Context: one part of a larger RNA
RNA sequence: GGAUGAACGCUGGCGGCGUGCCUAACACAUGCAAGUCGAACGGUGUGCUGAUUGAAGUUUUCGGACGGAUUUUGGCACAUAGUGGCGGACGGGUGAGUAACGCGUGGAGAACCUGCACUGUACUGGGGGAUAGCAGCUGGAAACGGCUGGUAAUACCGCAUGAGACCACGGGAGGGCAUCCUCCUGAGGCAAAAGAUUUAUCGGUACAGAAUGGAUCCGCGUUUGAUUAGCCAGUUGGCGGGGUAACGGCCCACCAAAGCGACGAUCAAUAGCCGGCCUGAGAGGGCGGACGGCCACAUUGGGACUGAGACACGGCCCAGACUCCUACGGGAGGCAGCAGUGGGGGAUAUUGCACAAUGGACGAAAGUCUGAUGCAGCGACGCCGCGUGAGUGAAGAAGUAUUUCGGUAUGUAAAGCUCUAUCAGCAGGGAAGAAAGGCUCCGGAAGGAGAGAUGACGGUACCUGAGUAAGAAGCCCCGGCUAACUACGUGCCAGCAGCCGCGGUAAUACGUAGGGGGCAAGCGUUAUCC
Repeated sequence: GGAUGAACGCUGGCGGCGUGCCUAACACAUGCAAGUCGAACGGUGUGCUGAUUGAAGUUUUCGGACGGAUUUUGGCACAUAGUGGCGGACGGGUGAGUAACGCGUGGAGAACCUGCACUGUACUGGGGGAUAGCAGCUGGAAACGGCUGGUAAUACCGCAUGAGACCACGGGAGGGCAUCCUCCUGAGGCAAAAGAUUUAUCGGUACAGAAUGGAUCCGCGUUUGAUUAGCCAGUUGGCGGGGUAACGGCCCACCAAAGCGACGAUCAAUAGCCGGCCUGAGAGGGCGGACGGCCACAUUGGGACUGAGACACGGCCCAGACUCCUACGGGAGGCAGCAGUGGGGGAUAUUGCACAAUGGACGAAAGUCUGAUGCAGCGACGCCGCGUGAGUGAAGAAGUAUUUCGGUAUGUAAAGCUCUAUCAGCAGGGAAGAAAGGCUCCGGAAGGAGAGAUGACGGUACCUGAGUAAGAAGCCCCGGCUAACUACGUGCCAGCAGCCGCGGUAAUACGUAGGGGGCAAGCGUUAUCC
């Protein structure tokens, strides 16, 4: 000199874009953060509307008429607890652990999986038994249950069919890198499906392919310490099995006695890694906050279930600590999601608005949900931009400081005169971000045309107008380094100080004043890095 997620002191006009718990991975009140589908299903409720039944009552010319409680059964619309499907494995947070194939980079598979979406092929036949909801009875303070009865499905289970798939057994051809791989083929075994409606679509099953995502293995690289020198018993390898999507001591039985290590094993300490960021001419050094990629974690430890995918932040079970409820029998909870609270700390924000846009989940769609996201609020925390006026103005006014008492400085500075109006304030106008989807029409489809709706930000940005110099400057320094000097006070005192050093009676070094220098909505100090 540059830099910072900074803090502190003094000061503080506006805007844009960023950014904001670095400490206690400490504890958390409250609200919200993951739902959706009635076009899978049986119900239930509400409203509207048909048909049907027609009580009380009123009236009567005794024939009836009015009246509508109520019964049964349709249609339409809306809502929905439950069964069922898809999604809760994404998105969001944090960096505790981890020195590791965790990450980075380059490879490998004759050792793998992949829901939804896409392409192709072949199918979608016929049955059955249950069970929630519901009703009845019943236990418990609650959380939550129990028994009985009956019911639906795209829930569940047999049967049929089997191009292709899988399993085991054969035959043939080709190839390779040991195990083997590819193609053709024979007979056997095994396993499918689901319907919905607005009738044109959406679905369902099997197989193959491509894509996407993921898992695994290997080479190389990845902090410090030898005042850590030996380490290891599933340890190292083999054979056989189990397990897995898959290879493998991953696990197990048996056999052998190996394996790693001064090219630093083991142990200890520290640490998420990278793209990048800061600095530097570079080489290098330091850092990994924001943004993006990967990993790990979700009160602590362990475990599996479901599922295409988890050993699952807002799922389940067990154990521990803690908090809460309790009728003492038993239960409930997990902010390292967004806000917010206490605590810790030098220190870090609103219990805001909206789904209008982008993206995501579900849905045929309308749409619903979305603290992702878009915005707004707070903080000079950072960067950038703008302003606090411009011109003229010498009687060099007054005041102040100083003085050799003549003057000198402040100083064109002010006043005065003439202008201008950025910003702020006032008034008027006022966006882009929003055209898709949906609707109508054309078309077999692809697609095309048309009309109309939708804005949190926000009456914001922006534009225009009127009008006043009005409302807007501080901080540090002035001995040398280092730009900038005098007076007074003090008298080795009080104090200053980054280094050298100042102060003991004329201190340009302390304090104050005048003046000056630097930077400027900031300026200094402290901390850290180069």

Small-subunit ribosomal RNA, 5' domain from a Lachnospiraceae bacterium, 530 nucleotides, folded computationally. Model confidence (mean pLDDT): 86 of 100. Rfam family: Bacterial small subunit ribosomal RNA. The sequence was found in a public genome assembly.